Large-subunit ribosomal RNA, domain IV from a bacterium, 343 nucleotides, folded computationally.

Context: one part of a larger RNA
RNA sequence: UCCUUGUUAAGGAAUUCGGCAUAUUAACCCCGUAACUUAGGGAUAAGGGGUCCCCUGAACUUUACGGUUCUGGGGCGCAGAGAAAUAGCUCAAUCGACUGUUUAACAAAAACACAGGUUCCUGCUAAAGCGUAAGCUGAUGUAUAGGAGCUGACGCCUGCCCAAUGCCAGAAGAUUACGGAAGGGGGUUAGUCCAAGCUUGCUUGGAUGAAGCUUCUGACUUAAGUCCUGGUCAAUGGCGGCUGUAACUAUAACGGUCCUAAGGUAGCGAAGUUCCUCGGCGCUUAAUAGGCGUCCCGCACGAAAGGCGUAACGAGUUGAGCACUGUCUUGACAGGGCGCUCG
Numbered sequence: 001u002c003c004u005u006g007u008u009a010a011g012g013a014a015u016u017c018g019g020c021a022u023a024u025u026a027a028c029c030c031c032g033u034a035a036c037u038u039a040g041g042g043a044u045a046a047g048g049g050g051u052c053c054c055c056u057g058a059a060c061u062u063u064a065c066g067g068u069u070c071u072g073g074g075g076c077g078c079a080g081a082g083a084a085a086u087a088g089c090u091c092a093a094u095c096g097a098c099u100g101u102u103u104a105a106c107a108a109a110a111a112c113a114c115a116g117g118u119u120c121c122u123g124c125u126a127a128a129g130c131g132u133a134a135g136c137u138g139a140u141g142u143a144u145a146g147g148a149g150c151u152g153a154c155g156c157c158u159g160c161c162c163a164a165u166g167c168c169a170g171a172a173g174a175u176u177a178c179g180g181a182a183g184g185g186g187g188u189u190a191g192u193c194c195a196a197g198c199u200u201g202c203u204u205g206g207a208u209g210a211a212g213c214u215u216c217u218g219a220c221u222u223a224a225g226u227c228c229u230g231g232u233c234a235a236u237g238g239c240g241g242c243u244g245u246a247a248c249u250a251u252a253a254c255g256g257u258c259c260u261a262a263g264g265u266a267g268c269g270a271a272g273u274u275c276c277u278c279g280g281c282g283c284u285u286a287a288u289a290g291g292c293g294u295c296c297c298g299c300a301c302g303a304a305a306g307g308c309g310u311a312a313c314g315a316g317u318u319g320a321g322c323a324c325u326g327u328c329u330u331g332a333c334a335g336g337g338c339g340c341u342c343g
Base pairs, nucleotide, nucleotide: 002337003336004335005334006333007332008331010329011328014327019324027051028050029049030048031047036041038153052075053074054073055072057070058069059068060067061066076080088322089321090320091319092318093317094316095314096313100112101111116151117150118149119148120147121146122145128137129136130135154309155308156307157306159239160238161237164236165235166232167231168230169229170228173227174226175225179221180220183217184216185215186214187213188212191208192207193206194205195204196203197202198201240258241257242256243255244254267301268298279295280294281293282292283291284290
C1' cells in the first nucleotide's frame, strides 16, 4: 500500500450514470396526522413530547413482603428505550390491480400466474388427451360440469369493415373420384366361300366370319369437396389519396374528385411507441440532452395481441425535496488482519 472496523474540524452530494455505499431513523406511552379513496384504507402518514433513581399521598386490583395508574416534592450524570436488537421520511410520474411465481449457479421484472371478463367445443361409450392395441385420464364428474383460446381486480368503455383467409350453416345449379353401364372397336375361330396339290376326300394357303372368351373405349349414372348462397371480428386480420374554399394573414366548419370491404370512432399522445428532435411553451435549476404539465405536425397510439383512468400494493423504473452522512472538497488518525522487511 491493501483488506476490515472505528473516529473525524468546516462544508454537506460539490461525488457519481445514479446518494452506490455509509450515516440518519428505530422500542414503549401520550398528543397529533394531509391529499386521495374501492370508505376498508392511506397511517407507525407526516410532526411533536415523555422514559433513570429517591420520598410522599391517593385510586384501582381474586390471595399479595404483590401489581397498575396518578398527585406533589427531591437527586445524580455529558447522556435515563444510558448495552444489544430494533422503520429514514416526503412529493410527482410510469408499468403491473393486489398476495403469489420465475431464468438451481450473471436477469425477480413491466415477464408468468391470478380472481374477474369473453369466445369456441362437449348430451356422456362427452369433447379433449395418452396408447399399435387392450385400456387409462377426463371422472366414480354430467353444461352452475369438463376441455381449448384470448384478455387480466375495479371504474368508464370496447367504434367501422365479412372483400381476402378461417370457421359455421345451406342446398337449386356447375364441376368432380372409385364403382356401375347401353353402345362401339380390336383379337381369337366353328362354319361358309375361293385357289392349289394330290392319295378323291383329305392337306395347304387366302377371304369372310356366328356364339363364347378376351381386350380397348364408352353416352349415361355417381359422394364429400370446390364453385355457389348466406352468417360470423372479445375469429386471422384491415381501418386512404389529391384538391379548392371564410372581408388581414393563417387555418378550413364547407365543397369537388379518385380509390376501397371499410377508410381509425371514444380516449390517449415527442409516450417503455416521436425519425426529424435537445420539437414549441410553462414549471423545476445559477446553469437541465433529465423530470412534470400543456400543445398535436401520431416518421410508425388506439379500443379484450384490449383503450383510458384508478385507491391500495412493489427488494420494479424515472425525477425532485427534507433529514443524514468521509460519496466528495481532502485528507488524517486509531484497532485487527494479509503481505513485506529484519531477527

Rfam family: Bacterial large subunit ribosomal RNA.